[in-house]
RNA sequence: CUCGAUAAAGGCAAAGCCAGCGAAAACUGGCGACGCAAAGCUAUGGGUCUAAAGUCUCUUUGGAGACCAUGACUGCCAAGCCGCCGAAG
Numbered sequence: 001c002u003c004g005a006u007a008a009a010g011g012c013a014a015a016g017c018c019a020g021c022g023a024a025a026a027c028u029g030g031c032g033a034c035g036c037a038a039a040g041c042u043a044u045g046g047g048u049c050u051a052a053a054g055u056c057u058c059u060u061u062g063g064a065g066a067c068c069a070u071g072a073c074u075g076c077c078a079a080g081c082c083g084c085c086g087a088a089g
Base pairs, nucleotide, nucleotide: 002089003086004085011036012035016031017030018029019028020027034075040081041080042079044078045077046076047073048072049071054067055066056065057064058063
């Protein structure tokens, strides 16, 4: 350096529930652990989620539907940056 152990120390925390927040997706805190060797950081490329505003269509004029990110997700895949431990090969 590669690699990642039935190792040691430490770390994160899915679903669900409660509270907050938001139009929603989501997010934050608490409880909780399915998992994770980058499940640390960055929305840069792809992907996914949402659709308030906007545009268009319909309308019984109340509203309904379609499209759309400027809103999100790094625990979907790449990429970039940084990094704990040390058996075997």